[in-house]
RNA sequence: GGUGAACGCUGGCGGCGUGCUUAAGACAUGCAAGUCGAACGGGUAGCUUCGGCUACUAGUGGCGCACGGGUGAGUAACGCGUGACUGACGUACCCCCAAGUUCCGCAUAACGUUCCGAAAGGAACGCUAAUACGGAAUGUGAUGUUCCCUUUUGAGGGGCCAUUAAAGCCUAUGAGUGCUUGGGGAUCGGGUCGCGUCCCAUCAGCUAGAUGGUGAGGUAACGGCUCACCAUGGCGACGACGGGUAGCCGGCCUGAGAGGGUGGCCGGCCACAAGGGCACUGAGACACGGGCCCUACUCCUACGGGAGGCAGCAGUUAGGAAUCUUCCCCAAUGGGCGAAAGCCUGAGGGAGCAACGCCGCGUGAAGGAUGAAGGCCUUCGGGUCGUAAACUUCUGAACGAGAGACGAAAGGCACCGACGAGGUGAGAUGACGGUAUCUCGGUAAUAGCACCGGCUAACUCCGUGCCAGCAGCCGCGGUAAUACGGAGGGUGCGAGCGUUACCCGGAAUCACUGGGCGUAAAGGGCGUGUAGGCGGUUCAAUAAGUCUGACUUUAAAGACCGGAGCUCAACUCCGGGAGUGGGUUGGAUACUGUUGAGCUAGACGGUCGGAGAGGCGAUUGGAAUUUCUGGUGUAGCGGUGGAAUGCGUAGAUACCAGAAGGAACACCGAUGGCGAAGGCAGGUCGCUGGACGACACGUGACGCUGAGGCGCGAAAGUGUGGGGAGCAAACCGGAUUAGAUACCCGGGUAGUCCACACCCUAAACGAUGUACGUUGGAUAACUGCGGGAUGCCGUGGUUGUCGAAGCUAACGCGAUAAACGUACCGCCUGGGAAGUACGGCCGCAAGGUUGAAACUCAAAGGAAUUGACGGGGGCCCGCACAAGCGGUGGAGCAUGUGGUUUAAUUCGAAGCAACGCGAAGAACCUUACCAGGUCUUGACAUGCAGAGAGCCCUCCGGAAAUGGAGGGGUGCCCUUCGGGGAGCUCUGACACAGGUGCUGCAUGGCUGUCGUCAGCUCGUGUCGUGAGAUGUUGGGUUAAGUCCCGCAACGAGCGCAACCCUUGCUUCUAGUUGCCAGCAGUUCGGCUGGGCACUCUAGGGGGACUGCCCAUGAAAGUGGGAGGAAGGCGGGGAUGACGUCUAGUCAGCAUGGUCCUUACGACCUGGGCUACACACGUGCUACAAUGGCCGGUACAACGCGCUGCGAGCCUGUGAGGGCAAGCGAAUCGCUGAAAGCCGGUCUCAGUUCGGAUUGGAGUCUGCAACUCGACUCCAUGAAGUUGGAAUCGCUAGUAAUCGCGGGUCAGCAUACCGCGGUGAAUACGUUCCCGGGCCUUGUACACACCGCCCGUCACACCAUGGGAGUAGAUUGCAGCUGAAGUCGCCGGGAGCUUCUGGCAGGCGCCUAGGCUGUGGUUUAUGACUGGGGUGAAGUCGUAACAAGGUAACUGUACCGGAAGG
Repeated sequence: GGUGAACGCUGGCGGCGUGCUUAAGACAUGCAAGUCGAACGGGUAGCUUCGGCUACUAGUGGCGCACGGGUGAGUAACGCGUGACUGACGUACCCCCAAGUUCCGCAUAACGUUCCGAAAGGAACGCUAAUACGGAAUGUGAUGUUCCCUUUUGAGGGGCCAUUAAAGCCUAUGAGUGCUUGGGGAUCGGGUCGCGUCCCAUCAGCUAGAUGGUGAGGUAACGGCUCACCAUGGCGACGACGGGUAGCCGGCCUGAGAGGGUGGCCGGCCACAAGGGCACUGAGACACGGGCCCUACUCCUACGGGAGGCAGCAGUUAGGAAUCUUCCCCAAUGGGCGAAAGCCUGAGGGAGCAACGCCGCGUGAAGGAUGAAGGCCUUCGGGUCGUAAACUUCUGAACGAGAGACGAAAGGCACCGACGAGGUGAGAUGACGGUAUCUCGGUAAUAGCACCGGCUAACUCCGUGCCAGCAGCCGCGGUAAUACGGAGGGUGCGAGCGUUACCCGGAAUCACUGGGCGUAAAGGGCGUGUAGGCGGUUCAAUAAGUCUGACUUUAAAGACCGGAGCUCAACUCCGGGAGUGGGUUGGAUACUGUUGAGCUAGACGGUCGGAGAGGCGAUUGGAAUUUCUGGUGUAGCGGUGGAAUGCGUAGAUACCAGAAGGAACACCGAUGGCGAAGGCAGGUCGCUGGACGACACGUGACGCUGAGGCGCGAAAGUGUGGGGAGCAAACCGGAUUAGAUACCCGGGUAGUCCACACCCUAAACGAUGUACGUUGGAUAACUGCGGGAUGCCGUGGUUGUCGAAGCUAACGCGAUAAACGUACCGCCUGGGAAGUACGGCCGCAAGGUUGAAACUCAAAGGAAUUGACGGGGGCCCGCACAAGCGGUGGAGCAUGUGGUUUAAUUCGAAGCAACGCGAAGAACCUUACCAGGUCUUGACAUGCAGAGAGCCCUCCGGAAAUGGAGGGGUGCCCUUCGGGGAGCUCUGACACAGGUGCUGCAUGGCUGUCGUCAGCUCGUGUCGUGAGAUGUUGGGUUAAGUCCCGCAACGAGCGCAACCCUUGCUUCUAGUUGCCAGCAGUUCGGCUGGGCACUCUAGGGGGACUGCCCAUGAAAGUGGGAGGAAGGCGGGGAUGACGUCUAGUCAGCAUGGUCCUUACGACCUGGGCUACACACGUGCUACAAUGGCCGGUACAACGCGCUGCGAGCCUGUGAGGGCAAGCGAAUCGCUGAAAGCCGGUCUCAGUUCGGAUUGGAGUCUGCAACUCGACUCCAUGAAGUUGGAAUCGCUAGUAAUCGCGGGUCAGCAUACCGCGGUGAAUACGUUCCCGGGCCUUGUACACACCGCCCGUCACACCAUGGGAGUAGAUUGCAGCUGAAGUCGCCGGGAGCUUCUGGCAGGCGCCUAGGCUGUGGUUUAUGACUGGGGUGAAGUCGUAACAAGGUAACUGUACCGGAAGG
């Protein structure tokens, strides 16, 4: 784009078309073929002047009924299409020509009488006519035998003989109309031939009237059409035979075309008429509305018999998704009959039904903004439906009334003419239809359907929550769905719109035009060769192919072009051109073909020559393994990752000597050679194939390819017979393991070897068919030849590598093509099912070969890219390991978590990167949890109204929240003194508040982590079809993508580094609260005067840059050294790229959505977060002598302090208490630092270690220490004696150890954040563990190895194979039977007869059908059974993808739950 459509929703009008695609199922009822009286006799009715006339018609007769109409069952065929032929034929009616139409006769229906039958129908007797029937004559002619001439098969002409016709009627003026014979024409047919005409080869052989001949029969006619005899042919890979399907064509749909699909309507042909067979009549039939017979079915019946055939028009029923009125008319067109009028006509013309299709029209037009109401959305401002509506003006489908067609002028009649042809004239005839159309009047008057994620034009809200559902493909839906459902809006089309089905297109996706085969599907395992296809060069002939002209055909309709008619269009009409095809004929001859004659460049041969694991046979050799014998010799051997089984004291292994036997051939040896492939390896001999070179001697296209065919064909395997050393499926042991039907080890049989015969497959691979030609180079090897002479050059053949152009999706190929061409063969057409099933062929078997479908999926696959990963590789780094030091894991306690418990034990955090985390501090509060008691505009915010200043105090109830009562008290600003305002409190109503309710997977912000790892990117350029690459890789170097060099890259950004803070040295400035060298005073305390040198404080500078030297290096840099406080980043901090973890947090805050609203909000009291069998993390204190205890004594830093730090004094054993100076702090206080040092004591023990636990007594904070605080004193004195597997931190002022301060805080610190004191050990090194960076490699991974993925088993469903069979369909063969009927033979009695005979009847051949037997094909079904496919989470293992942890894969054999071994 299309449709004879159907279905869903919807539906106004008209025109023109179309309308059982299924059951060629069955049919009620009516109609669809009759007509002629001018062929005939009769009958009935009417009229009659009785002469007859008119009308009608049952019968005889003539013509028609073979047309028109329907259907597509059958048919793969001369059926159809196209073009020829018929000298092998027919043709009623029509036209033309020639001739004729004389005479005679016998019947019969109707009718009458009688009879049979239910009916349908029939019988007997009697009469009668014809254009019915018969005979005689004539014979123009025609036909037949025969003869002659011409000729193309039976054509035409002529001669002799024989045979052979007729009908009348009407009008009475015929040149009327019939009839007969013959010829011609026209029309319509019969027959024959060339070419074309679907699928299956899993249909490969078919055929007995079969093929031909002779003769006969038959026919309109040829012919095995039929028959007798004779011969043995005929068809087939160019697809016979068989099976399936199908009416064919003009055309129609689609397509640029070539094609593909289709054959409804209209037209041509064919076939059929309930299923079959048969003939009759006839010009024509084997006859839709004729006949006979068989079968099935239906109907009537008096049971004896009869009737019927809608695939004609309507209509009914059945089937189906589905297809109409039992209408009107012969007015027109056409047909039959007729002289005609006319009759008949379900052909036809019309109307009806159906949006089934095409075409046209309408549902209004113009104006109209407060952009109304309402709906929807909203960022709440508004937007949109929307000029849309309302409203104003105008027009006027429908409807009403009036008028009203074209289609209809022929025929007939009259007139002219001739009663003709032709012409003129008047009048008649309309189903549609009172329709179309015209005029007048006249009402604003139906719109729907689908879609809106992309393809594909069109977006929002609500509902739903992997549900319900959608879906053409991709795919949507698991709480913010433009994809589901609804709504608003929009888009598309519009009386339609969608869906389904089917066809073509897109699809170059079967490729003729116009595809491919190295790796995506696809080269046969290899050769030889048949048919076939293709074929070098010259000349000549021919003209089949080829080219060209003319003629003919290619029906009409349709299509195209130009016109015309319906108001337009659809539709219809007219004209024109075209029609690639077929046929006939004339011409051309380059090419192809054919024929003939040549040539030598292809091919083959000849002579000579060298190379080679080419093949076959025979023969022969040494090394080694094993076994046996003998000897020497003693305890082990062997084997592995490590072992064990095994062998060995009956003497192994080892060593020596000898013997046997089989198999394979080290070195040479190669990236080498030969062969068609498989494949081929010790030596020698024999036989033999091929390739190559040199010569240019012979033949003369002898060639290439090759469907079938034939031969060869590794390994494994099979048969028979040998052989058997080693190796070794199966098998047996030993190990390994969760298991181990494996990998490893010890044994071991087939087999491996030989002969003969099979098998015929491989990842039979270069995954690359064979042959020929053409097209740049470089280099190496093998093997020839020529020149030259070490080397070099040239020329052949062969084998490799790299590469130009070109090709390729890329990888790659690249003279050995996957380049450019030619010829031929094989093969492919999504994955799976499946190389399976069935069938055929082959095989002894195993099996091979040929080779599907149902069903199922939306992929399967190739090459390359970026990542990620690897029990791949290389380089490098990190307290990663190692080397060390100290811990954890064991104990007690503290703290956090899990678990459990509970009314509640609020919530969050979950490997590293949750667990002394949020929490920098839960007795109340906090607090979010629980119980109870309470409140409802609320504890908190804004707005409104009213009242009252706010505020303060007291009492009562209550656990408190709260409720009630009383008292005091009037402020600030303005003022017109009435009041108003701000602020606060109370009361009231409503908007609203409130929520630590949910969603961190809707979010912002912030944070953790990889990781302070060195990376992550961009612009331009370049390369690539592209993803992408390059840069960023490489060589060095660095802590660093740090820097240098190189480089199709050149630059740049975020990171690194630096800039910032701190610390280490120094200088300048400044000098109180800091300091004190020198001077003075002194209560001896920088206390005071004084000073600012020093320390210090805190501001500004300097200093370090591989700057200098040596070495090394191209450089960057590195190593060493000097100087320096500091040396190669000086130490520490802050600083965290692109991103990852859907990481964490809705409970810090903010926030979308959602939920609660007398509660999931708010208040209060009490409780809980502190529970306790247990498990884990993080810590503290220890286990002691490097220690504990006692006494004495020395030295810090960072900080903090007014609701505070608190000196000092008094007091208490002490925590503390009382009084109280100073200090808002370089001034006063916290503040005695501790380890350390000196002295003493303890002496290895559960202790003078250790301090848990418990009892008692207290202190402090606080409204309050019961649950549940800290501290003090006295007493008590648990576990614990250095901690299993495992595991953590740390590389220098670090670890370890010691104390101090701060935040939080009323109180509470073993935690956290800081500070200083003392102060180590070790690092060979990068193999290994962990993490990370760069390069490279493999990949079947991309949710990225916590990946992917295989097979058995179990369950469910689906289709399918086998299957004892069962049922059906169809068909072959054979036999029996056999209706009607044609044909042949016979044909008696009665009757008929033109006296020949005919009819009846009988027999026979053939035959529809039936029956029986036996085969083939096919469909359905079948207990059971085989595998296959699919399915969200089943079971067992781990085979494959990385070296997949035993490299994988392949053919074969064996074995095993399974992958598999």